[in-house]
C1' cells in the first nucleotide's frame, strides 16, 4: 500500500419500521387490515378467494432472457440526464367492494455510499 476478520462510536441506505417516558410495558408519531347508508360490481360460485410488498406480465424443456414497476448520503422536497441495482417473499383460511363511526394490528429485518456533493426549480439553516 492492498485484502480479509472482530469491537465501538458517529454518519448514512431500504423500509410504515421513529421519539419519549425506566421499561413484564405504556404513550406520541407514522403504517396496515377489518368495518353502514350511499355509490360500485358480468362477480363469486376448486379453474376458489383475498392481504402485506416495487416485486406484475410475458418466452423457454431448464438455465436463463425481458417487462409493469421500485431504489440509489452530502440540508429537505420535486423534477431531469447518464450509470449501477432490485424486479422477491410472506400471511389469511371458505372468508372480506368502497366504507362514516367503531374494532383491530404493526413499529422487523437487511446494508454502506453514483457522476466526491452531476444539472435545474423551490423552501429552509448558517456566516458576514
Nucleotide at each position: 500500500a492492498u485484502a480479509a476478520u472482530u469491537a465501538a462510536a458517529u454518519c448514512g441506505c431500504u423500509u410504515a419500521a421513529u421519539u419519549c417516558u425506566a421499561a413484564u410495558a405504556g404513550a406520541a408519531g407514522c403504517g396496515g387490515g377489518g368495518g353502514a347508508c350511499c355509490c360500485a360490481u358480468u362477480u363469486u360460485u376448486u379453474u376458489g378467494g383475498g392481504g402485506c410488498g416495487a416485486a406484475u406480465u410475458c418466452c423457454g424443456a431448464a438455465a436463463g432472457g425481458a417487462u409493469a414497476g421500485g431504489a440509489u448520503a452530502a440540508c429537505u422536497c420535486u423534477u431531469u440526464c447518464a450509470a449501477u441495482c432490485c424486479g422477491a417473499g410472506c400471511c389469511c383460511g371458505a372468508c372480506a367492494g368502497c366504507u362514516a363511526a367503531c374494532c383491530u394490528c404493526g413499529u422487523a429485518g437487511g446494508c454502506g455510499u453514483u457522476g466526491a456533493a452531476g444539472g435545474a426549480g423551490a423552501g429552509a439553516a448558517u456566516c458576514a